């Protein structure tokens, strides 16, 4: 070089054949409980779904390019 697989929340990851408000655990922040901390519950915050174009009414999802990580190959 050529191939092939991923990239979604601070961390590990679902998300089907393109549409309804993009999600789980873990952390985190209040709040119950508790003498108090853990542990438990109940609430919330938190996201350019890598970038850039293109298709399409409509894209995390489909095409094309690109950048990054991991593997394969001579």
């Nucleotide at each position: 070089g050529c191939c092939g697989a991923g990239u979604u929340a601070g961390c590990u990851c679902a998300g089907c054949u393109g549409g309804u408000u993009a999600g789980a655990g873990c952390g985190c922040a209040u709040g119950a409980u508790u003498c108090a901390u853990a542990a438990u519950c109940a609430u919330g915050a938190g996201g350019u779904c890598c970038c850039c174009a293109g298709u399409u009414c409509a894209a995390u999802c489909c095409u094309g390019g690109g950048a990054c990580u991991c593997g394969g190959u001579a």
Source information: Model confidence (mean pLDDT): 81 of 100. This is a predicted structure of a 74-nucleotide RNA (transfer RNA) from a Bacteroidales bacterium. The sequence was found in a public genome assembly.